[in-house]
Context: one part of a larger RNA
Molecule: small-subunit ribosomal RNA, 5' domain
Organism: uncultured Alphaproteobacteria bacterium
């Protein structure tokens, strides 16, 4: 000297861009963060209106309408949070292949023929609630059987290549498919290529410590089977007796990785905040079920801790999602706005949803940028300090005069972001006009290192101080003023870090 997700003191005019719990992965009121599709389906409340009876209260029925809820499909595995845990193929690079792949794209081919339930509905219970039990009716693109599929998928025979594993011709035989809806076309089922995504698996690289030196029985490899989308002790059986390590295994500690950031002329140190890639996690722990995909943050199921409701039987909960809150702490933000763009899900659409996102608030937290005027102006005014008492000095500074309006304030217009329409920002930026120097400087230091001196006041005292040291009666070092120096919306402390 430079950095910083700072933070304290003292001070504070605007604006533009960015940041904004580093501590307790510590608890959490409330709201909101994933919903959607009547063009899969059945049922259908208020309202509207019509007919018909009427005790004038209503009742019955038709049409319209479409609300809550249900079945069904996709979407909740994406977006958004945190780094607790991990020294691992986790992460970085650079290769492999034994596998999967909704939705999207392209080829080929098909989309026949029957079925039987459940939910909603009604009727009956249980229960404080949560929620349930029985019984009855019913639709589908829910379910479940036949039927064909050379193409796929298995045995087995055969052809060709090959050391093998495989791969390939050809036949025989087994085994499996669909869902309709509307009339624009979306859709369903096989199959086979791609795209994208993902899984697995190697080589190199990846902190500290030997005051951790041995470590391992599913341990290392084999046959075998069994499981997986798929290789594999991934699981088991059974046989062999191996694998690692002083080129640091084991253990213990601490720690997400990476692009990057920062520092330095590099080499290197240090870091991993915002952005962007992976990874891991969702009260702690355990486990699968559904699905193309999850061993799933706002499913679900067991256990535990807490917190909460109860009629005491028995439930209900999971902010490391957006705000808030308590609490911890030097610290670190609103219970805002609108989906207008951009992106997502879901629907042909119209749209719906979206605290993803854009946007607004708040914070000198930081970067930049611009103001607090500008010219003139000696009688060198007063006033203040100094003084050898002559004067110096503060100082063109100020008054005064004569301009000027950045930005701040009023007015008036008024955008681009949107393509035909749709703007939350926003009456935002900006343009025009208007009034007045008007609303706008502080901070920290003056012994040397280090630019910047003199008086009082204290007396080894109150005190300062980064080192060196300063104060015991003339202190340029304490404290004050007057001058000076630096920097400036800052400015100095501390704190890490090169």
């Nucleotide at each position: 000297g430079g950095a910083c997700g700072a933070a304290c003191g003292c001070u504070g005019g605007c604006g533009g861009c960015a940041g904004g719990c580093c501590u307790a992965a510590c608890a959490c009121a409330u709201g909101c963060a994933a919903g959607u599709c009547g063009a899969a389906c059945g049922a259908g409340a208020a309202g509207u209106u019509g007919a018909u009876c009427u005790u004038c209260g209503g009742a019955u029925u038709g049409a319209u309408g479409g609300a809550c809820a249900g079945u069904g499909g996709c979407g909740g595995a994406c977006g958004g949070g945190u780094g607790a845990g991990u020294a691992a193929c986790g992460c970085g690079u650079g290769g492999g292949u034994a596998c999967u792949u909704g939705c999207c794209u392209c080829u080929c081919g098909g989309u026949a023929c029957g079925g039987g339930a459940c939910a909603a509905c009604c009727c009956c219970g249980g229960g404080a609630a949560a929620c349930u039990g029985g019984g009855g009716c019913u639709a589908a693109u829910a379910c479940c059987g036949u039927a064909u599929a050379u193409a796929c998928c298995g045995a087995c025979c055969u052809u060709g290549g090959u050391g093998g594993u495989u791969c390939u011709u050809g036949g025989u035989u087994g085994g499996g498919a669909a869902a309709g809806a509307u009339u624009a076309u979306c859709g369903c089922c096989g199959a086979g290529a791609g795209a994208u995504a993902g899984a697995c698996c190697c080589g190199c690289g990846u902190c500290c410590g030997a005051u951790u030196a041995g470590c391992u029985a599913g341990u290392u490899g084999g046959u075998g089977u069994g499981g997986u989308a798929a290789c594999g002790g991934c699981g088991c059986a059974c046989c062999a007796a191996g694998g690692c390590a002083u080129c640091g295994a084991u253990c213990g500690g601490u720690a997400g990785c990476u692009g990057g950031u920062u520092u330095g002329a590099g080499a290197g140190g240090a870091u991993g905040a915002u952005c962007a890639g992976c990874c891991a996690c969702a009260c702690u722990g355990g486990g699968a079920c559904u699905g193309a995909g999850a061993c799933a943050c706002g499913g679900c199921c067991c256990a535990g801790a807490c917190u909460c409701c109860u009629a005491c039987g028995g439930g209900a909960g999971g902010c490391a999602g957006c705000a808030g809150u308590g609490g911890g702490g030097a610290a670190u933000a609103u219970u805002g706005g609108a989906c207008a763009a951009u992106g997502g899900g879901c629907g042909c659409a119209a749209g719906c949803c979206u605290g993803a996102u854009c946007c607004a608030g708040c914070c000198a937290u930081g970067c930049c940028g611009c103001g607090u005027g500008a010219g003139u102006g000696a009688a060198g005014a007063a006033g203040g300090c100094c003084c050898u008492a002559g004067g110096g000095u503060u100082g063109u500074a100020a008054a005064a005069c004569u301009c000027u309006u950045u930005c701040a304030c009023c007015g008036a217009u008024g955008a681009a972001g949107a393509u035909a329409a749709u703007g939350a920002c926003g009456g935002u930026a900006g343009u025009c006009g208007g009034a007045g120097a008007a609303g706008a400087a502080g901070c920290c230091c003056c012994g040397g290192c280090u630019a910047a001196c003199u008086c009082c006041g204290u007396g080894c005292c109150a005190g300062c101080a980064g080192c060196c040291g300063c104060g015991g009666u003339a202190a340029u070092a304490c404290g004050g003023a007057g001058g000076g120096g630096g920097c400036u919306a800052g400015c100095g402390u501390u704190g890490u870090u090169c």